[in-house]
This is a predicted structure of a 1469-nucleotide RNA (small-subunit ribosomal RNA) from an uncultured Pseudomonadales bacterium.

RNA sequence: AGAGUUUGAUCCUGGCUCAGGAUGAACGCUGGCGGUGUGCCUUAGGCAUGCAAGUCGAACGAGAACUUCACUUCGGUGAAGGGACAGUGGCAGACGGGUGAGUAACACGUAGGAAUCUACCCAGUAGCGGGGAAUAGCCUCCCGAAAGGGGGAGUAAUACCGCAUACGCCCGCAAGGGGAAAGCAUUUAUGCACUAUUGGAGGAGCCUGCGCGCUAUCAGCUUGUUGGUGAGGUAAUGGCUCACCAAGGCAAUGACGGCUAGCCGAUGUGAGAGCAUGAUCGGCCACAAGGUUACUGAGACACGGAGCCUACACCUACGGGUGGCAGCAACCGGGAAUAUUGCGCAAUGGACGAAAGUCUGACGCAGCGACACCGCGUGUGGGAAGACGCUUUUCGGAGUGUAAACCACUGUGGCAGGGGAUGAAGUACUGACAGUACCCUGCUAGAAAGCACCGGCAAACCACGUGCCAGAAGCUUCGGUAAUACGUGGGGUGCAAGCGUUAUCCGGAUUUACUGGGCGUAAAGCGUACCGUCGGCGGUUCGCCAAGUUUCUUGUUUAAUCCCGAGGCUCAACUUCGGAACAGCAAGAAAAACUGGUGAACUUGAGUUUGUUCGAGGAAGUUGGAAUUCUCGGUGGAGGGGUGAAAUCCGUAGAUAUCGAGAGGAACGCCGCCCGCGAAGGCAGGCUUCUAGGACAUAACUGACGCUCAGGGACGAAAGCUAGGGUAGCAAAAGGGAUUAGAGACCCCUGUAGUCCUAGCCGUAAACACUCCUUGCUAGGUGCUCUGAUGUAUAUUGGAGUGCCGUAAGCUAACGCGUUAAGCAAGGCGCCUGGGGAGUACGACCGCAAGGUUAAAACUCAAAGGAAUUGACGGGGAAGUGCACAACCGGUGGAGCAUGUGGUUUAAUUCGAUACAAAGCGAAAAACCUUACCCAGACUUGACAUCUAACUGCAAACUUAUGGAAACAUAAGCGUCUUCGAGAGUGUUAGACAGGUGAUGCAUGGCUGUCGUCAGCUCGUGUCGUGAGACGUCCACUUAAGUGUGGUAACGAGCGCAACCCUUAUCGUUAGUUAUACAUGUCUAGCGAAACUGCCCCGCCUCUGGCGGGGAGGAAGGAGAGGACGAUGUCAAGUCAGCAUGUCCCUUACACCCGGGGCUACACACAUCCUACAAUGGAGCCGACAACAGGUAGCGACAGAGCGAUCUAGAGCCAAUCCUAAUAAACGGCCCCUCAGUUCGGAUUGAAGGCUGCAAUUCGCCUUCAUGAAGCCGGAAUCGGUAGUAAUCGCAAAUCAGCAGGUUGCGGUGAAUACGUUCUCGCUCCUUGUACACACUGCCCGUCAAGCCAGCAAAGUCAGCAACGCCCGAAGCGGAUGACCGUAACCAUUUAUGGAGCGGCUCUGCUACGGCAAGGUCGGCAAUGAGGACUAAGUCGUAACAAGGUAUCCGUACUGGAAGGUGCGGAUG
Repeated sequence: AGAGUUUGAUCCUGGCUCAGGAUGAACGCUGGCGGUGUGCCUUAGGCAUGCAAGUCGAACGAGAACUUCACUUCGGUGAAGGGACAGUGGCAGACGGGUGAGUAACACGUAGGAAUCUACCCAGUAGCGGGGAAUAGCCUCCCGAAAGGGGGAGUAAUACCGCAUACGCCCGCAAGGGGAAAGCAUUUAUGCACUAUUGGAGGAGCCUGCGCGCUAUCAGCUUGUUGGUGAGGUAAUGGCUCACCAAGGCAAUGACGGCUAGCCGAUGUGAGAGCAUGAUCGGCCACAAGGUUACUGAGACACGGAGCCUACACCUACGGGUGGCAGCAACCGGGAAUAUUGCGCAAUGGACGAAAGUCUGACGCAGCGACACCGCGUGUGGGAAGACGCUUUUCGGAGUGUAAACCACUGUGGCAGGGGAUGAAGUACUGACAGUACCCUGCUAGAAAGCACCGGCAAACCACGUGCCAGAAGCUUCGGUAAUACGUGGGGUGCAAGCGUUAUCCGGAUUUACUGGGCGUAAAGCGUACCGUCGGCGGUUCGCCAAGUUUCUUGUUUAAUCCCGAGGCUCAACUUCGGAACAGCAAGAAAAACUGGUGAACUUGAGUUUGUUCGAGGAAGUUGGAAUUCUCGGUGGAGGGGUGAAAUCCGUAGAUAUCGAGAGGAACGCCGCCCGCGAAGGCAGGCUUCUAGGACAUAACUGACGCUCAGGGACGAAAGCUAGGGUAGCAAAAGGGAUUAGAGACCCCUGUAGUCCUAGCCGUAAACACUCCUUGCUAGGUGCUCUGAUGUAUAUUGGAGUGCCGUAAGCUAACGCGUUAAGCAAGGCGCCUGGGGAGUACGACCGCAAGGUUAAAACUCAAAGGAAUUGACGGGGAAGUGCACAACCGGUGGAGCAUGUGGUUUAAUUCGAUACAAAGCGAAAAACCUUACCCAGACUUGACAUCUAACUGCAAACUUAUGGAAACAUAAGCGUCUUCGAGAGUGUUAGACAGGUGAUGCAUGGCUGUCGUCAGCUCGUGUCGUGAGACGUCCACUUAAGUGUGGUAACGAGCGCAACCCUUAUCGUUAGUUAUACAUGUCUAGCGAAACUGCCCCGCCUCUGGCGGGGAGGAAGGAGAGGACGAUGUCAAGUCAGCAUGUCCCUUACACCCGGGGCUACACACAUCCUACAAUGGAGCCGACAACAGGUAGCGACAGAGCGAUCUAGAGCCAAUCCUAAUAAACGGCCCCUCAGUUCGGAUUGAAGGCUGCAAUUCGCCUUCAUGAAGCCGGAAUCGGUAGUAAUCGCAAAUCAGCAGGUUGCGGUGAAUACGUUCUCGCUCCUUGUACACACUGCCCGUCAAGCCAGCAAAGUCAGCAACGCCCGAAGCGGAUGACCGUAACCAUUUAUGGAGCGGCUCUGCUACGGCAAGGUCGGCAAUGAGGACUAAGUCGUAACAAGGUAUCCGUACUGGAAGGUGCGGAUG
């Protein structure tokens, strides 16, 4: 510090994800030691048991056990000591310890303040005299189960109450008045207490400035409320409380309400600014089962005190009582999850005490947990060209790997033994930890390595298994038979007593942007900022002030933490000491540039006056002509209208057309425009009235009066709404006609709201320049409008406005913008933060309604998007081309047959090809063989190849015989190398292996098809662009051609084109097997010449060159004709069955041999041929003319036989010689047939034969005779052909024993037509649009159907929370009252009472709990309803993307299964 992911690729925008650090963590696998820390984040849920706050006999009385002494009737009694248990009294239980429920608050932090209190402690001053009355304990009686309570008698004090005294103290202006105490111990020195008071220290209470969450879908809140006076109350100020008076107080700088939350020092992260957190440690606050109340006290409204209510739990004799772990342990429960019912007061600290001391779950220690951090170890050295095992392999090897074994050594650790602390302060005594840390000795390599990952990000790769399965996954994605992505193994990488995963926080994220972002098209400028409030910002000069600002000083910011420097544990973590620091707040001093305040001035910003002028600016009134429609009348007589074509419709009841007259409404032609005006919406016949505004010019005046504006106000197209008018045309809806598969549309005929006016609402548009307002600055060129100046102006030069061009600069992702900025700056406002859900739900406000404004979340995706690029595509455009169309000729599709294919059938009908580019294709020949298929029978190292070992010791082949369907088996005969061997060869057995037309052409090579013989496809250098890419390869002309020429940021080059090659047409020449009677050279085989727009004429173009026309010459004239030759690439095209080949599969079988069968089946469909349907013909007779090619297991002549196929026979020929081969056929001549299912046609069938071959039945070909189907020129549709071509005619060859209607060649005869490029198809190039890139067989929208998910609405139902009103009113505190009850201290006296005071009862104020009623708010569930998201292959259509086939979209209204359609207005995206 970045990286992955949108695309075919690119740049940008933008989200998602990763790498880092951290944690009070949890889970999985694993686990050696030690140190230091840390450990219920959840139920502030409930808690058995034990402990956690007592202490003082030197305040007080009483006093058991026990001891001693004395007496004794031996039962005991008395005295002294002793001091347990409990009590009175004092101090402490307000600290220490826990928790974070509540609290958004003076709770906390920080800085200040004044109206206060303070036990113990310190310092000062003054005292401590004299009396009194009770009471607990104890004793006795009584009640009660208990807890506990009551009556009586008696008693002490540092308990209680008076009296005296009062420097100081309190009240009071003063005069004056008021108020205290306690003793105890003793070594007799005093000490400790006590009372009053002053001051201090520390502590506590109160007040204030500033800071400290989210929410406006919470906008108004408040009646003790805000203030005053007086009183009460408090330690103290204060509405803290009360009475009265006033009507205030708070709030957009966010009151009130809701939700959440203890706050801070700090902690984590980060470069920082920040963001997140608030465990442990420290400070503060709050709480103690829930709620409430006071008492005591210096201090509490009190965790281990009290009262009451509630809930829960326990005891009970049922009458009544008791309890509070959010102290330490422990238990239950909850939960993913968090420890011992330990030891000790030795240390530190605390309470009490004079002290000894007692108490102390504070604390110190130990235990458990890898929970975290830190440290150490699991050995060290040697040891092979390298064991075994495992993995892999190209079979050679390689890896694991010096790793192991083995040898030598060491001892962190472990075990055993010995020693043994610091911590103790304080002379001695005193240690829980602990016989611990540590040290020494001995023994022991022994107990001690795992986890995750290995496609990319991101370090690390192979094999096997699996086969879109199982699974993985943080993102992208991986897996459909060769997975470095799943699982396992080997190997490797990383970290290491841990490693991974999950969760959460910060970072990366400049992805909320203060540092540090944006808004033309990506998200984003409000419709108009038109007016304007708060607010923010503000021209020039001078003076003063000092709020902001700057500098200096002081105080503070506890300690710890962080940082720096030292020290202590062996190091480190940890810890001790010292230092420093930014920054905040407060106080003081100083400065005066800037901002601010204030005073004075200025004119340039702004405004006013004057003059000239401009315009569809607005409102109202009035008026005009053209046109449409309607009505009336005339003429006229059959159609009109409408469309792609029609029809509905109108018309003989007289339409359309035409003429005249009239009615009525709406809109304003020409001018007219890239014009003008207005803030925007918007504004157009003429005239008049009213009214607003701008520009220019000139001087004068005011003197900053300015700019922008949250909220607010005003205006605001069209559609729509309300009420009343109006209605000519147009026209949602509606009706009808067409189109269509359908047509709720496009087209046509009608047609109502509406469109118009008045009054009022609505408040939205693609309300757009998709560009907020104001101000300044930064090249130009060229138009238009208004208005000036220069002497009058087609000139020059200003101001304002409105356009265009532009690489000036600059900006931008690019497109583009560019003085009318999207440039450079300043001020202000609005808005944005991934796509969808959604501008939706709920709530609120507005509206008559339609609806508008404001405006989420759950859930879901990894993208959505902008600009540009290359392609592809378009029912876009332009150009060109092709038997592409057109023109012409002949076919196919109909019939019969042949062949192939599909389908069906079958034991098998082997397999492949199967749009063009499969289908007379692989197959240039299926009777057996072929043959791969089926049935049956055999065989297993094999039919075939190589090798090894052993054995045999000579065969094999051939002939015959037997069995058998054959393969094969058996037997006999014949036959046999040699160097005689362990030889060669053969056979048998065993093992390696053979074999496979088994799978995969989507693992491959090679070959082939196709686009296409189309003219294209690229590269180097250079230039342009951020880049993908572009230029070159474009443009003009031209060509069959990217063929060539010219222009040009290109210049060159390559593969293609052309040419070189072959055949053919002419000539020359060489040779001469053959041919010929000969010359000769037709002919054959070579070599060469010839043609190049070369020559002449004309025309056109850019006059280089090209095109067109004509001519000469020539065998041939514009590539002469034909062939071979196939660029980069496309189709995962075809072929594993031609061959080769990876992997997988079979191995007594998926191999191999053999017999038979099948590939030849047959309702049918398709493809390609053949033959026909006839007279341009058929039959017969006669007569002519070829070329290519083949031949010895061959071609086979002559001659003969047969009607014939053919046979007999065999000449000649290894071929220019002989043969196929004949008359080649069509053709020519003569003759018959005369338009018919025929003398056409030949299928089918019967009979008889021939040939090949072991074999002709399944299943060959041919001949003769007989038979004589369909068929009379073929629907929709479709194919071939542009010249020696089509058409027509025959011949030959390959394959082959035989079989040709197929294929490949050969020659004979030999046409017609092409105006032309509108249309169909294909192709090339340019351009344009694109939401396509698997590329239009693309993409994609909505309803419906199915599944699933979350949210919304919802009758209702169940909880929670807060609060108003009313009722009730415990305990407690305060008040009042009485003719009631009780009453030691003081007073009075008549001695028994009275008084004061106190308590109770009664009443009353406040008030917790509880109850009632009506609402609010939030949540759970919910029949059902509406929409949304998602889900490989459901239904219906085809709305959008190309002119998407009706351009699309926006607002609005109506309407329709659905996308959608139509009307009105608007935008161009």
The prediction has a mean pLDDT of 83. It matches the Rfam family "Bacterial small subunit ribosomal RNA".